[in-house]
Molecule: transfer RNA
Organism: Planctomycetota bacterium
RNA sequence: GCCGCCGUACCCCAAUUGGUAGAGGGGGCCGUCUCAGAAACGGUUGAUGUGCAGGUUCGAAUCCUGCCGGCGGUA
Repeated sequence: GCCGCCGUACCCCAAUUGGUAGAGGGGGCCGUCUCAGAAACGGUUGAUGUGCAGGUUCGAAUCCUGCCGGCGGUA
């Protein structure tokens, strides 16, 4: 350089393949329990917006183009 995959909440990761983003786990906060703490259990908190900029569309995390970053492959 070329090819492929990925980028969503503080972190990991879903979103029925275009129909208006949270199913789940961790974390944070509050509480129960305890002399106190850990563990366990219960409650609660989640994005002015899906890496960035455009395009298509009534409608885009999803499709198209360019760029940025990560991983893998190849000479």